[in-house]
Predicted 3D model of a 475-nucleotide part of an RNA (small-subunit ribosomal RNA, 5' domain) from uncultured euryarchaeote.
Context: one part of a larger RNA
């Protein structure tokens, strides 16, 4: 001296910017909010015409599809292929999307919403019974494909076929005859592509030996199960192995990196925020669906907490976004809008979205202006002139809509300076007054027992200046 968090006094003003409940309780949370959409199909309160049959529109509600596996939050666990860099996969998968090539047939049962028991129940929610649809369920054809056996010396690519192509044989296996404003859109297969992921596996980075041995699905082989997929990942049978002082194991501690502060660098310290991976959703654990989850706003269970109750039994987890409470030294509005940009549906218009964006709030950090200048005089004050930061109002203009900022117009020096130090380091008191080893002061060294340049006070001074001191922590 730099950053970093809090603090004490003091304070006009505009901009920047990857600041702001991270440290302490991943510690409970009232209220309202964070994921919806949609030309399949049902439905038909209301509207709207008309005398009436009736015709057109259309909301809620359901079924179906596609999205709620993305964004957002947190860092508790986690010393581990969890991360960073390089690599395998001849051991895999991948809805939407793109690109080629083909298909698209016949049929058939159900069930919500909804009506009926003015059913059961305090609610939550539930029970029978009845009607009808579909891009929803199902049966069935059909052929490129798939499997399975095979080819004993077919070919290709390659370091090796176990890939891929061509031949037999057997089993196996699509579609919505759909929508439309007639432009098109959706469906199925198959092969290739992008994407996104799954596994494996070199080499790197804490601490402790006052932890020295460790393991028994352990270590390996044969077969099987099981996955998209390898692999004791699981199982059976065999072997007796395997890791370990280049630290195994145990223990502490910790999300990892990109970067970040510091420094001349070497280093050293840090990493909660921005970005990139991972990890988690009261705490554990199990399933379902789905291309994709072992799912934060899915569903079941145990545990613990709360809350309703008619006591019969239910309901709820804010580490989304506001916002309480509590801890604490510590940290913002129960704002406004989807106009931007993106994400999600839809053909499209569009619709939603606390993602975002824009405002409020904070001595978070930076950078900028300014708090005024002259002159007179009878000077603790007054008068006059200049100048123009800023403030006031007025229009325009920015904006989803403000505001705020530009831009112009006209008005007032009018409302605008504090803090610390002053004995050394260290830049400024050999001043006044009080105190009298008292009361205080001091990072350090030291001051203070009556002339204290050191304690409280004024006066004057120095240093930085919307700030200036002070405590912690890091170079």
């Nucleotide at each position: 001296g730099g950053c970093u968090a809090c603090u004490g006094c003091u304070a006009u003003u505009a901009g920047a910017g990857u600041u702001c409940g991270a440290u302490u309780a991943a510690g409970c949370c009232a209220u309202g909010u964070u994921a919806g959409u949609u030309a399949a199909g049902g439905g038909g309160a209301c509207c709207u015409c008309g005398c009436a049959a009736g015709a057109g529109g259309u909301a809620a509600c359901c079924c179906g599809g596609c999205g709620g596996a993305c964004g957002g939050c947190u860092c508790a666990g986690u010393a581990a292929c969890a991360c960073g860099u390089g690599g395998a996969u001849a051991a895999c998968u991948u809805a939407c999307c793109c690109u080629u090539a083909g298909g698209a047939u016949a049929g058939g049962g159900a069930u919500a919403a909804c009506c009926c028991c003015u059913g059961g129940g305090a609610a939550a929610u539930u029970g029978g019974g009845g009607a009808c649809a579909a891009u929803a369920c199902c049966u069935a054809a059909u052929a490129a494909g798939u499997c399975u056996u095979u080819g004993a010396u077919u070919g290709c690519u390659g370091g090796a076929a176990u890939g891929c192509a061509c031949g037999a044989a057997g089993a196996c296996c699509a579609a919505a005859a759909g929508c439309u404003a007639a432009g098109g859109c959706a469906c199925c297969u198959a092969a290739g592509g992008a994407u996104a992921g799954g596994u494996c596996u070199g080499c790197g980075g804490c601490u402790g030996a006052u932890u020295a041995g460790g393991c028994u699905g352990u270590u390996g082989u044969u077969g099987a199960u099981g996955u998209a997929a390898u692999g004791g990942a699981u199982c059976a049978a065999c072997a007796a192995g395997u890791c370990a002082a280049c630290g195994a194991u145990c223990a502490g501690u910790a999300c990892g990196g990109g970067u970040u502060g510091u420094g001349a660098g070497a280093g050293c310290a840090a990493u909660a925020g921005c970005c990139c991976g991972g990890a988690g959703a009261u705490g554990g654990g199990u399933u379902c669906u789905g291309a994709g989850a072992a799912a934060a706003g899915a569903a079941c269970c145990c545990a613990g907490g709360u809350c309703c109750u008619a006591c019969g039994g239910g309901a709820c987890g804010c580490a989304u976004c506001a916002g309480g409470c509590g801890c604490g030294a510590a940290a913002a509005c129960u704002u406004u809008a989807c106009a931007c940009u993106g994400u999600g549906c839809g053909a499209a218009a569009g619709c939603a979205c606390g993602a975002u964006a824009a405002g409020g709030g904070a001595a978070c950090u930076c950078u900028g202006a300014g708090u005024g200048c002259c002159u007179c005089c009878u000077c603790a004050g007054g008068a006059g002139g200049c100048u123009g930061u800023u403030c006031c109002g007025g229009u325009g203009u920015c904006u989803a809509a403000a505001a705020a900022g530009c831009a112009u117009c006209g008005g007032a020096a009018g409302g605008a300076a504090g803090g610390a130090c002053u004995g050394g380091g260290u830049a400024a008191g050999a001043c006044c007054g009080g105190u009298g080893c008292c009361a205080g002061c001091c990072g350090c060294c030291g001051c203070g027992g009556u002339a204290a340049c050191a304690c409280c006070g004024g006066c004057a001074g120095u240093c930085c200046a919307a700030g200036u001191g002070g405590u912690a922590g890091c170079c």

About this RNA: RNAcentral holds the full RNA, with entries from ENA, Greengenes and SILVA. Lineage of the source: Archaea > Methanobacteriati > Methanobacteriota. Its mean pLDDT, the model's own confidence on a scale to 100, is 81.